The part of an RNA shown here (large-subunit ribosomal RNA, domain VI) has 261 nucleotides and comes from an uncultured Lachnospiraceae bacterium. It matches the Rfam family "Bacterial large subunit ribosomal RNA". Rfam links the family to the GO terms ribosome and structural constituent of ribosome.
[in-house]
Context: one part of a larger RNA
RNA sequence: CGCAGGAUAUCUGAGAGGAGCUGUCCUUAGUACGAGAGGACCGGGAUGGACGGACCGCUGGUGUACCUGUUGUGCUGCCAAGCGCAGGGCAGGGUAGCCAAGUCCGGCAGGGAUAAACGCUGAAGGCAUCUAAGCGUGAAGCCCCCCUCAAGAUGAGAUAUCCCAUCGGAAGAGUAAGACCCCUUGCAGACGACGAGGUAGAUAGGCUCCGGGUGGAAGUGCGGCGACGCAUGGAGCGGAGGAGUACUAAUCGGUCGAGGG
Numbered sequence: 001c002g003c004a005g006g007a008u009a010u011c012u013g014a015g016a017g018g019a020g021c022u023g024u025c026c027u028u029a030g031u032a033c034g035a036g037a038g039g040a041c042c043g044g045g046a047u048g049g050a051c052g053g054a055c056c057g058c059u060g061g062u063g064u065a066c067c068u069g070u071u072g073u074g075c076u077g078c079c080a081a082g083c084g085c086a087g088g089g090c091a092g093g094g095u096a097g098c099c100a101a102g103u104c105c106g107g108c109a110g111g112g113a114u115a116a117a118c119g120c121u122g123a124a125g126g127c128a129u130c131u132a133a134g135c136g137u138g139a140a141g142c143c144c145c146c147c148u149c150a151a152g153a154u155g156a157g158a159u160a161u162c163c164c165a166u167c168g169g170a171a172g173a174g175u176a177a178g179a180c181c182c183c184u185u186g187c188a189g190a191c192g193a194c195g196a197g198g199u200a201g202a203u204a205g206g207c208u209c210c211g212g213g214u215g216g217a218a219g220u221g222c223g224g225c226g227a228c229g230c231a232u233g234g235a236g237c238g239g240a241g242g243a244g245u246a247c248u249a250a251u252c253g254g255u256c257g258a259g260g261g
Base pairs, nucleotide, nucleotide: 001152005163006162007161008160009159010158011157015149016148017147018146021049022048023047024046025045026044027043033038051106052105053104054103055102059100060099061098062097066093067092068091069090070089071086072085073084074083075082076081110144111143112142117137118136119135120134164260166173167172178256179255180254181253182198183197184196185195186194203249204248205247206245207244208243209242210241213237214236219232220231221230222229223228
């Protein structure tokens, strides 16, 4: 921009893409078959591999704005307590998120038309013949079934709901429903986009509480010659998780948008 008014939701599915794999074991059954050795079809069940999708409750990895220990050095006048730098200094743990080595799920089944093949009926050609007319059975393959996208499918589809015949001679203008800009933002994201919100408000931050992590803060007291230990005290600290709470910031505003060939 189009889809013969303007919108908001929800659909249909022409078409396109994806998936499609397979082992072993048990049973049927040591049955059919076979002199024996051996050893099934058909059907039922179990459990794996690889591949794919999703997820983070579990097991773990990562987790450079979380906690702790510790070496050297510089600094805060000194002690103590801290901070900078040294690969995140090194080391031990670790929330959320992301992830696999973790967990769950998928291929099934079914329908249709067929290939090779096997048939029925059957002439040409009194017989025979699956074929010439006609009719069947029949594949991991084809179409459907399953998953995803999808009406620019210009062949532009459908349903529900909302707004409605303003002003002007016209060009156009101000509006309606609705939307956008702007702002707070998200597990959404390269940017657009998508989602949640914008005071009639829990959208983000802060604060409080909880969860989770670390692992026993500083100060003081006590014990020890001392290094250090114990008590106060599951202490102190604390990124992302959950809830509550308007303390802070989403203020105030602006723009677009029908009148129906």